[in-house]
RNA sequence: GGAGUCGGCCGGGCGAUCGCUGUUCGUUGGCACGGGUUAUCGCGCAAGCGGUAACCCUGGUUAGCGGGGGGAGGAAAGUCCGGGCUCCACAGGGCAGGGUGCCAGGUAACGCCUGGGAGGCGCGAGCCUACGGAAAGUGCCACAGAAAAUAUACCGCCGAUGGCCACAGCAGCAAUGCCGUGCGCACAGGUAAGGUUGAAAUGGUGCGGUAAGAGCGCACCGCGCGUCUGGCAACAGGCGUGGCAGGGUAAACCCCACCCGGAGCAAGACCAAAUAGGAAUCCAUUGGCGCGGCCCGCGCUGGAUUCGGGUAGGUUGCUUGAGGCUCGCGGUGACGCGAGUCCCAGAGGAAUGAUCGUCCUCGACAGAACCCGGCUUACAGGCCGACUCCUUUU
Numbered sequence: 001g002g003a004g005u006c007g008g009c010c011g012g013g014c015g016a017u018c019g020c021u022g023u024u025c026g027u028u029g030g031c032a033c034g035g036g037u038u039a040u041c042g043c044g045c046a047a048g049c050g051g052u053a054a055c056c057c058u059g060g061u062u063a064g065c066g067g068g069g070g071g072a073g074g075a076a077a078g079u080c081c082g083g084g085c086u087c088c089a090c091a092g093g094g095c096a097g098g099g100u101g102c103c104a105g106g107u108a109a110c111g112c113c114u115g116g117g118a119g120g121c122g123c124g125a126g127c128c129u130a131c132g133g134a135a136a137g138u139g140c141c142a143c144a145g146a147a148a149a150u151a152u153a154c155c156g157c158c159g160a161u162g163g164c165c166a167c168a169g170c171a172g173c174a175a176u177g178c179c180g181u182g183c184g185c186a187c188a189g190g191u192a193a194g195g196u197u198g199a200a201a202u203g204g205u206g207c208g209g210u211a212a213g214a215g216c217g218c219a220c221c222g223c224g225c226g227u228c229u230g231g232c233a234a235c236a237g238g239c240g241u242g243g244c245a246g247g248g249u250a251a252a253c254c255c256c257a258c259c260c261g262g263a264g265c266a267a268g269a270c271c272a273a274a275u276a277g278g279a280a281u282c283c284a285u286u287g288g289c290g291c292g293g294c295c296c297g298c299g300c301u302g303g304a305u306u307c308g309g310g311u312a313g314g315u316u317g318c319u320u321g322a323g324g325c326u327c328g329c330g331g332u333g334a335c336g337c338g339a340g341u342c343c344c345a346g347a348g349g350a351a352u353g354a355u356c357g358u359c360c361u362c363g364a365c366a367g368a369a370c371c372c373g374g375c376u377u378a379c380a381g382g383c384c385g386a387c388u389c390c391u392u393u394u
Stems, first nucleotide, its partner, number of pairs: 001390010012359007020071002023068009033059001034057010073365001077376002080374005085264004097260005102116005117131001118129004132255002137253002139249003154195002156191003161188002163185002165182003169178003203221006222244001223242008268316004278307006287301005323342008360363001
């Protein structure tokens, strides 16, 4: 100098003016908003209700002005996991359903994170992995191929053995039999080394062996089992042993182990009109309707107050939290413990902005809606740290 890996951080800056939305302090004014007492007036048959005035009580509410302080994100996103919170359900256990899946740890919890193991990729720094079980059972494995799983045999190889054929010999009068020979035939049969198919073909390489072959035998590698050593464990290594099994697929059903109740802030809680309906108490029985010929009486209807449910509406839940920052200690680390310090959006059809000036590298993805921990996805540009490889110079 070039190429790359991992981790962390920023996400236009500054100034002026004018706004928007919470909060806090001060000040000025309004409302007398609420409750109570007294007096008085009006309505009513009455119970009672309403108005006005004065006084008392504690606050409150609203508007203006002035001052202080705060006001989107690293992903506020997707709503994919986990939890808090709330209501509902719930003796315990099981089934169904869903999820997770090497080991150990962290955590409120997780499918997240950290450390480790195994496998794969990379020269390397490093990166990737749903990574339990295929010897419980079921299913599937297109095309091609002999064969896709109780194995089987297309080409090929062999044909020792049996058979056939040819020739020679021996025995026999002969038919025929016996024996031998053959780069004979390839009929029975043997074989799975080699070829061919496929994503995948019944352990691999070599030597021996054989008619040709084959774990048939042997050595090494692989695999299974046993045992020992190290490790909490996953696992690794050593030794012995078995010729070696039933190819793959479980993000196919399934089996095993572990975990999981449901719904969500439109959760939920509180206050509470008008109208209708309900309950209780009281008033009147004057009136209306029914019973009745009439009276009494009874029932319904009526009026007043209170209560409960509940709608509109309002308030709350709402932001102090598994919180941020700094330091110390423990731990390889995730993280934990302790001390100090800070308060950092809280709207409700939804504020967080606009204009101007100026500077630069000319500004990406994108807007909170109960809160938090993660994951994933989007993102112009820039900064910092650690490390690797190549080249060059000293």
A computed fold for a 394-nucleotide RNA from a Porticoccaceae bacterium, annotated as Bacterial RNase P class A. The model forms 93% of the base pairs in the Rfam consensus. Lineage of the source: Bacteria > Pseudomonadota > Gammaproteobacteria > Cellvibrionales > Porticoccaceae. The coordinates come from a structure-prediction model, not an experiment, and the mean pLDDT is 77. The sequence is in RNAcentral, with records from ENA. Rfam family: Bacterial RNase P class A. The family's RNA type in Rfam is ribozyme. Its family is annotated with tRNA processing, dimeric ribonuclease P complex and ribonuclease P activity in the Gene Ontology.